Predicted 3D model of a 1385-nucleotide RNA (small-subunit ribosomal RNA) from Mollicutes bacterium UO1. Its Rfam family is "Bacterial small subunit ribosomal RNA". Gene Ontology terms of the family: ribosome and structural constituent of ribosome. The sequence is in RNAcentral, with records from ENA and SILVA.
[in-house]
């Protein structure tokens, strides 16, 4: 003084220095062999003394140079450091060397040249995660997750690259450059970089104040004063964690009141409260009131330095004076129980029960579950338990979990031995010495920061924390000792292991030749109609001549007996004889070699059968295929037929229930018996014994195992070395790799899902599993039902209602031993509401009889008449009406809330217990074996002995007999009587009738059985082997049946769901089903005559004889309370006469028409009787029932209920059969076994397809990110290297100029950024594949029992599914039978 908005920025001019630069000096320093070269700096600031000033003395503070120690920093390095091989090959400055640059400093740290090397299965490389450590939490440790705070080290600072200064940085609060993003702008250009402390906004389930102080510690400048310090100290926020503290203490029983439960007594809440007496921390008012302060300044004394009494120093002493926190910690006083308790829990695990409400809803849940009308589980309440200013949830991470097991698992069947050898790396490896001393061990040092954590001490009022000291840090270094074991080294041995030499046995292998017998085809012959085939049949062949037979030929494939839990091979496997080749194993003798071994990831060969390629073969047998049965179908099981295959030769293929579901070797551990090979002793020489060895098979001691079971061929006790496991499905699959011609193989996941899946053994229950036994269960008989029409029940329909309930057996002539009204629950009308019925109150009134009206009654309104017992005289008791309110009622629901009862296997022989023994355990065992029985009946063995529940007998009946007893029942004898009769005196003999008793018990005998139980058979006897019958029903099943017999929880109902009347229903009828009755005829019906029961009932009652009616019945009234009298003639029987085979002299239904009876009343809706009608119906398809002897069959009697009403139903008696070889076979049942994927127990589990919803995954034409090779383009700042240009202060030169430096420009590298093609990753995609879940969907049944075809494994083909068929293989197949070993006698 000039430009710009700004930020700055640009020129001129003064001027200083502990800014700069330069000389000199140069060792103890750098370079050198050495001589020798080379290297700095500020005579600075200040105090004091001196001097005129000076000069000089001396004090702090400072410079410069070596060197040394502290501290710090950089490089190297060994070891240590997640994870994934569905990441096996990575690497060109790579790896090393030489020369030269470089650096603070070693090197490919950089370049040029040479060399080809360096890393990798002890896991290079790539990809994913992740800051590491002291430490922390957890654990008994070992480990295991994990790295807030605090301590160390790293490594970043908006993203990337870059360098400058400096001792240090490639640098959070410095610089350039690119790049995103923000803010200013005058549009031209500029600023910025909280992962410092606050604070803001976003994100989040979620983390604090834009506080105070430098008063301490501590840092940085400064001689100091002093300044600066969001390190730091403190204050504020959050129960976020850890410690301490409180909300009160004693007393207090009318166990107050509420509450809740209640068995209504009472319990709990609960001494809790309230009431009396007390304290007074915290908070609250009030007073006092600290440590944490070492220094700092001034003054002063003596010391040190020093020539100094200056000045500095450090020590002492005195003033003075420094505190955010904060009037805070503490201490004092004052008031007053006064201000202060909640969360989670109560089904089990886990500590703590009970209402109430809801009804698989609504919620609840860690797991196991809970909830469907009584919920200790859902929700509230009370009660309670656990914890407490804290409780509970959720997420986490360790334990428990031995559930990745170093410590401290496992692989026969649970998940797990490679399909099998041979080897390479690696593991690991006999005997004897002598050496080293690396692994091993002992001792010493150094080291393992501090905190932390343990142990003993100290400080805050304990405590947490703070604080001192010690332990400890288990390591790691370095060093010294000891050598026994392992390792190296060295030498030797001979048992391990291998050779040789002679011997034997073998379906070992490769491969030549050959052999019968079947079997088909072909030619011929005999012969004729049939053959094959099945559970039965067809399809097929066959008069064109099959099958059958018989001789010839052809062919291809496999080898009968020999044959054997025999033998050989690593495994797969191998079977007629047979020459060559060849592999292995094995016994005995002796000889060599001298650890040579043993295992074996990777590798390589070998590996049934199906299956692929070429190319022969092709007899049989056969996937696919075609018919043909079967079937609801039947893509199957069966049955003709037949294609690939199946043989061979040569290539793939590389899996099977490749199994002993059990890797290899090697050692050691009781015995027994079989075999197969070898050898060797024996002697009685023999199909001998006895002893060894290598196989192979059975039993089995110790062991072991969950359990079966294994057990010298180990699943026992040991070493070595490999493989492989780690709930179930998804899924041995996907997707990537590798391998294949293809099928496919091999490696191998994860998202979802589930809370189980699975092993052994138990008890059941079941089997179209065995054995053994029983039943009227079949069989043997007889009689039925199902056919008719009627009764009756039920079903389903109809109704206003057809009340209900029972529903295979085991509902259905059943609750109902009886619906005209009642009954009665049900429906229609019309009534009443403390009520028809119980108790308590109040009032009035005896009770009650008799009677009008109105009505279908029920009721309503009324007239007469009666005034009764008790009595302490007040009432009281029963009845009636009225009235209020507790309450009655309810045949409403729930039998799946129950008592109680009952039906059912089943009158089937079972069903438990104690003690004891077995077994880890459920459990066995006893109760199973052998006999026997009606029986777990009895006996014999017997680890059992014993006992209860059942069986049996004890009861009742019935069958014989005796005593006692003698009316109503009897009548022999004896007597009276009658037309005639136990009528009558009498009689106790006989029948009987009731009561007592005997009586049958395999007692007795023969056999039989080993005995024994016990069976046969015989005598006596009324009865004989349980004489006949009946009552009598074990532990238990059926959520069997009843809430409507009864009672009874709970819900509902209260002018109704209750109660009352009156009618009507329950009794309806296209149908369909149980259960009867009566038929269908001549063994019969009708008619006449005549004989014989036994058991019952009778007083609102049986009801006689006579009479009347055809009869039902009607009068009538004797007699009975019953061994007396009444019901009451018993019928089938018998004797005689008809009917003659027919829809009839059967058969009676209907239906007309008259009665009779009972009852209030017979219309709907009773029974009967007469007269008349006279319908089906001629012995009954499938199919089913009863029933073993006085029983079926057939006769007829009673009686319950009941005014009346039985073809039912419960009794009784006459007459009175037939069959039972036997248990194969259908039903039931009971033992024993055996098998099970069942246990709600086969009416059970369970498999796929396909339909529908939802979820998550694979493939998919691609889309769009992320990362990351490889080649290329480009190149900011910057740094080095060049330089034509430009500039230029110190050094050289007198000066020209130079050397040097800057600018520029240019090169070498780069960073952003592009371009192209690759990898690898995450997302998303129309489609499309499976997969998994889901309530009651569809098709079928494929396993599990012999699951009805035995299943199951690899592999091929086919099929709606499940599957089904070839072929090899395996038992993890039931049953029978044979063989062979074992056991035991």
């Nucleotide at each position: 003084g000039g430009g710009g908005a700004a930020a700055c920025u640009c020129g001129g001019g003064c001027u200083a220095a502990u800014a700069c630069c330069g000389c000199a000096u140069a060792a103890u320093g750098u370079u050198g062999a050495a001589a020798a070269a080379c290297c700095a700096a500020a005579c600075g600031c200040u105090g004091g003394g001196g001097u005129u000033a000076a000069a000089c003395c001396u004090g702090g503070c400072g410079c410069u140079c070596u060197a040394a120690g502290a501290g710090g920093a950089g490089c190297c390095u060994g070891c240590g450091u997640c994870u994934g091989a569905u990441u096996a090959g990575c690497u060109a400055g790579u790896u090393g060397g030489u020369g030269g640059g470089g650096u603070a400093a070693a090197a490919g740290c950089c370049u040029a040249c040479c060399a080809a090397g360096g890393c990798g299965a002890u896991g290079a490389u790539c990809g994913g995660u992740a800051g590491c450590u002291g430490g922390u939490c957890u654990g008994a440790g070992a480990g295991g997750a994990u790295g807030a705070u605090c301590a160390g080290c790293c490594a970043c600072a908006c993203u990337g690259g870059g360098a400058c200064u400096g001792a240090g940085a490639c640098a959070c609060g410095g610089c350039c450059c690119a790049g995103a993003c923000u803010c200013c702008u005058a549009c031209g250009g500029g600023a910025g970089g909280c992962a410092g402390c606050a604070g803001u906004g976003g994100g989040g389930a979620a983390u604090a104040u834009u506080g105070g102080a430098c008063a301490a510690u501590g840092g940085g400048g400064g001689c100091a004063a002093c300044c600066c310090u969001g390190a730091u100290c403190c204050a504020g926020c959050a129960a976020u964690g850890c410690c301490g503290c409180g909300u009160g203490u004693g007393u207090g029983a009318a166990g107050a009141a509420g509450g809740c439960c209640u068995u209504c007594g009472g319990g709990u809440u609960g001494u809790a409260a309230a009431g009396c007496a007390c304290u007074u921390u915290a908070g609250g008012c009030u007073g006092g009131g600290a440590a944490g302060a070492a220094g700092g300044u001034g003054a002063g004394u003596a010391g040190u330095u020093u020539a100094a009494g200056a000045g500095a120093c450090a020590a002492u002493u005195c003033a003075c004076u420094u505190g955010a926190c904060g009037g805070u910690a503490c201490c004092g006083g004052c008031a007053g129980a006064a201000u202060a308790a909640g969360c989670a829990c109560c089904g089990g695990c886990u500590a703590a029960c009970u209402c109430u409400g809801u009804g698989c809803c609504a919620g609840c849940a860690g797991c196991c579950g809970c909830g469907g009308u009584a919920a200790u589980a859902c929700a509230g309440a009370g009660g309670g338990u656990g914890c407490g200013a804290g409780c509970g949830u959720u997420a986490a991470u360790c334990g428990g979990a031995a559930u990745u097991a170093c410590u401290g698992g496992g692989c026969g069947u649970a998940a797990a031995g490679g399909g099998a050898g041979c080897g390479u790396a690696g593991g690991c490896g006999g005997a004897u010495a002598g050496u080293u001393u690396a692994g091993u061990c002992a001792g010493a040092g150094g080291u393992g920061a501090a905190a932390g954590c343990c142990c003993a001490g100290g400080g805050c009022u304990c405590a947490a924390c703070c604080u001192u000291g010690g332990a400890a840090u288990u390591g790691c270094c370095u060093u010294u000792g000891a050598u026994a074991c392992u390792g190296g080294c060295u030498a030797u041995c001979u048992u391990g292991a291998g050779u040789a030499u002679g011997g034997a046995a073998g379906a070992g292998g490769u491969a030549u030749g050959u052999g019968g017998a079947a079997c088909u085809c072909c030619g011929a012959g005999u012969g004729u109609a049939g053959a094959g085939g099945u559970g039965a049949a067809a399809u097929u062949c066959g008069u064109a001549g099959a099958u059958a037979u018989u001789c010839g030929g052809a062919g291809g494939a496999a080898c009968a007996c020999c044959a054997g839990u025999g033998g050989c091979g690593a495994a797969g496997g191998c079977g007629g004889c047979u020459a060559c080749c060849u592999g292995g194993a094995c016994a005995a003798a002796u000889a060599c070699u001298g650890a040579c071994a043993c295992u074996g990831a990777g590798g390589c060969g070998c590996g049934a059968g199906a299956g692929c390629g070429u190319g022969g073969g092709g007899a049989g047998c056969a996937a696919a295929c075609a018919g043909g049965a079967u079937u609801a179908g039947a893509u199957a099981c069966c049955c003709u037929g037949g294609u690939a295959g199946u043989c061979c030769a040569c290539g793939c293929u590389g899996u099977a229930a490749a199994c002993g579901a059990u890797g290899a070797a090697g050692a050691c551990u009781a015995g027994a018996u079989g075999u197969u090979g070898g050898g060797c002793a024996g002697c009685u020489u023999g199909a001998c014994u006895g002893c060894u060895u290598a196989g192979u098979a059975u039993c089995g001691a110790a062991g072991c195992a969950a359990a079966c079971g294994c057990g010298a061929u180990a699943a026992g006790u040991c070493u070595u070395c490999c493989g492989c496991c780690u709930g179930g499905g998804g899924a041995g699959u996907a997707c990537g790799g590798c391998c294949g011609c293809a099928a496919g193989g091999u490696u191998a996941a994860a998202a979802c899902u589930c809370a189980a899946a699975g092993g052994a053994a138990u008890u059941g229950a079941c089997g179209g599993g065995g054995g053994c036994c029983c039943g009227c269960a079949c069989a043997a008989g007889c009689g039925g039902u199902g056919g008719a029409g009627c009764a009756u029940g039920u079903g389903g329909u109809u109704u206003a209602a057809u009340u209900c309930g029972a529903u295979g057996c085991a509902a259905c002539g059943c609750g109902a031993a009886g619906a005209a009204c009642c009954u009665u629950a049900c429906c229609u009308a019309c009534c009443c509401u403390u009520g028809a019925c119980a108790u308590c109150c109040u009032a009035g009134g005896a009770a009650g009889a008799c009677u009008g009206u109105a009505g279908a009654g029920a009721u309503a309104c009324g007239g007469u008449u009666g005034u009764g017992c008790c009595g302490a005289a007040a009432g009281g008791a029963a009845c009636c009406u009225a009235g209020a309110g507790a309450c009655a009622g309810g045949u409403g629901c729930u039998g799946c809330a129950u008592g109680g009862c009952u039906g059912u296997c089943g009158u089937c022989a079972g069903c438990u217990c104690g003690u004891g023994u077995c077994g880890u355990g459920a459990g066995a065992u006893g109760u199973u074996g052998g006999g026997u029985u009606a029986a777990g009946u009895c006996c014999c063995g017997u680890a059992a002995c014993g006992a209860g529940c059942g069986c049996a007998a004890c009861c009742c009946u019935u069958a014989u007999c005796u005593u006692u007893a003698g009316u109503u029942a009897c009548c022999a004898g004896c007597a009276c009587g009658u037309a005639a009769u136990g009528g009558u005196g009498g009689g106790a003999a006989c029948u009987c009738u009731a009561a007592a008793g005997a009586g049958a018990c395999u007692g007795c005998u023969g056999g039989u059985g080993a005995a024994g139980a016990a069976c046969c058979g015989g005598a006596g006897g009324a009865a004989g082997g349980c004489g006949g019958g009946g009552a009598c029903g074990a532990c238990g099943u059926c959520a069997a049946g009843u809430c409507a017999u009864c009672a009874u929880g709970g819900c509902c109902u209260u002018u109704a769901u209750g109660g009352g009347u009156a009618g009507g229903g329950c009794c309806a009828c296209a149908c369909a089903c149980g259960u009867g009755c009566u038929a269908c005829a001549a063994u019969g019906g009708a008619g006449c005559g005549u004989a014989c029961a036994g058991a019952g009932g009778g007083a609102a009652g049986c009801c006689a004889a006579c009479c009347c009616g055809c009869g039902a019945g009607g009068g009538g009234g004797a007699g009975c309370c019953g061994a007396u009298c009444c019901c009451a003639c018993a019928a089938a029987g018998c004797g005689c006469u008809u009917c003659g085979u027919a829809g009839u002299c059967c058969g009676g239904a209907u239906u007309g028409g008259a009665g009779u009876c009972u009852g209030c009343a017979a219309c709907u809706c009773g029974a009967c009787u007469c007269c008349a009608u006279g319908a089906a119906g001629u012995u009954g398809g499938a199919a089913u029932c009863g029933c073993u002897a006085g029983u079926a069959a057939u006769c007829g009697c009673g009686a319950a209920u009941c005014a009346g009403a039985a073809u039912g139903u419960c009794g009784c008696g006459g007459u009175g059969a037939a069959u039972a070889c036997g248990u194969u076979c259908c039903c039931g049942g009971g033992c024993c076994u055996u098998g099970u994927a069942c246990a709600c127990a086969c009416c059970g589990c369970c498999c796929g397809u396909c339909a529908c919803a939802c979820c998550a995954u694979g493939g998919g034409a691609g889309u769009g990110g992320g990362u990351u090779g490889u080649a290329c383009c480009a190149g900011a700042a910057g740094u080095a290297g060049g330089u034509a240009g430009a500039a230029u202060a110190a050094c050289c030169g007198c000066a020209a100029g130079g050397g040097g430096u800057u600018c520029g420009c240019u090169u070498a590298c780069c960073a952003c950024g592009g371009u192209a093609u690759g990898g690898u990753u995450c997302a998303u995609g129309a489609c499309u594949g499976g997969g998994g879940u889901g309530a009651a969907g569809u098709c079928g049944u494929a396993a599990c029992a012999a699951g009805g075809u035995a299943g199951c494994c690899g592999u091929a083909g086919g099929g709606g599914a499940a599957c089904c068929u070839g072929u090899g293989g395996c038992u993890g197949g039931a049953u029978c039978a044979c063989c062979u070993c074992c056991u035991u006698a």